[in-house]
Context: one part of a larger RNA
RNA sequence: UGUAGGACAGUUGAAGAGACUCUUUCCUAGUACGAGAGGAUUGGAAAGAACGAACCUCUGGUGUUCCUGUUAUCGCGCUAGCGGUACAGCAGGGUAGCUAAGUUCGGACCGGAUAACCGCUGAAAGCAUCUAAGCGGGAAGCCCACUCUAAAACGAGCUGUCCCAUGAGACACCUGGAAGACUACCAGGUUGAUAGGCCGGAGAUGUAAGCACGGCAACGUGUUCAGUCUACCGGUACUAACCAGUCGACCGG
Numbered sequence: 001u002g003u004a005g006g007a008c009a010g011u012u013g014a015a016g017a018g019a020c021u022c023u024u025u026c027c028u029a030g031u032a033c034g035a036g037a038g039g040a041u042u043g044g045a046a047a048g049a050a051c052g053a054a055c056c057u058c059u060g061g062u063g064u065u066c067c068u069g070u071u072a073u074c075g076c077g078c079u080a081g082c083g084g085u086a087c088a089g090c091a092g093g094g095u096a097g098c099u100a101a102g103u104u105c106g107g108a109c110c111g112g113a114u115a116a117c118c119g120c121u122g123a124a125a126g127c128a129u130c131u132a133a134g135c136g137g138g139a140a141g142c143c144c145a146c147u148c149u150a151a152a153a154c155g156a157g158c159u160g161u162c163c164c165a166u167g168a169g170a171c172a173c174c175u176g177g178a179a180g181a182c183u184a185c186c187a188g189g190u191u192g193a194u195a196g197g198c199c200g201g202a203g204a205u206g207u208a209a210g211c212a213c214g215g216c217a218a219c220g221u222g223u224u225c226a227g228u229c230u231a232c233c234g235g236u237a238c239u240a241a242c243c244a245g246u247c248g249a250c251c252g253g
Base pairs, nucleotide, nucleotide: 001152005163006162007161008160009159010158011157015149016148017147018146021049022048023047024046025045026044027043033038051106052105053104054103055102059100060099061098062097066093067092068091069090070089071086072085073084074083075082076081111143112142117137118136119135120134164252169247170246171245173189174188175187176186177185194240195239196238197236198235199234200233201232203229204228205227210223211222212221213220214219
């Protein structure tokens, strides 16, 4: 831009893409078969490998925005307590998110037409013959079936609702996001929980400072499962989404 008015939602599926994998064990059965050695067809059950998808409850990893210990040095006048730098100084843990080595799930079933092959009926060729006419069976393969995309499928589909300038709806702007390079998408914009703050909870770290007591001291103990705290889960309009703006079909050849 088109889809013969303008929109907002929901759908059908032409067509396309993906996937459709393999192994072992057990039962049938040490049966059929075979002198024996050996050892099935078939049907059923279970376990697994690799691959794929989703997810983070568990096990872990990461987690330079969280907590703690500690070395050297500098600063806050000194002590104490803190802060800066040294790869994040080093070291021990770790929430959310992301993640695999973790967890869950998947390949199925059914049907159709067939290949090799096995057949029925059956002539040419009084016999025979699965084939020449005709009719069956038959595969991990083919078409369906399963998952996803999909009406620019220009044959541009279908359904519902709204609007007719007193304007449906959209854009822009702003607050943001388990969305994201940008854009887009999604959640919101006071008739509001969108983000921040605050409050509560979960969770992490591991018992703060100050004071008191004990010890010559290093230090220990009590107050104290303390103190501190990021992304998590809720609540709450305190702050910011303010006020304004732009486009848009005049009933449809």